This is a predicted structure of a 93-nucleotide RNA (c-di-GMP-I riboswitch aptamer) from a Syntrophomonadaceae bacterium. The organism belongs to Syntrophomonadaceae, within Bacteria. The prediction has a mean pLDDT of 82. The sequence was found by an Rfam model in a public genome assembly.
[in-house]
RNA sequence: UGAUGAUAAAGGCAAAACUUCCGAAAGGUUGUGACGCAAAGCCAUGGGUCUGCAGCCCUCUAGUUUUCAGGGUAUGAUUGCCAGGUUGCCGUA
Numbered sequence: 001u002g003a004u005g006a007u008a009a010a011g012g013c014a015a016a017a018c019u020u021c022c023g024a025a026a027g028g029u030u031g032u033g034a035c036g037c038a039a040a041g042c043c044a045u046g047g048g049u050c051u052g053c054a055g056c057c058c059u060c061u062a063g064u065u066u067u068c069a070g071g072g073u074a075u076g077a078u079u080g081c082c083a084g085g086u087u088g089c090c091g092u093a
Base pairs, nucleotide, nucleotide: 003092004091005090012037013036017032018031021028022027035080041086042085043084045083046082047081048078049077050076055073056072057071058070059069060063
């Protein structure tokens, strides 16, 4: 330096649920918590997935409380969905 994760050692992160705040929502965020994780550190680059009364477009049965119907669409989200890039602790051969 590359590969690798048995045995340790020092540690690290933090699912669900409840909660603070933000958001149209998905979701993010604060605190508690610990399902788990050898990158469950970072990056939305590729794919997937989610949301789509945010904005825009289309349609009709025009929704009746103040129009609260349907469909489409990421520029939104997800790195603890997969891949890729990049950085890192310790050990082993």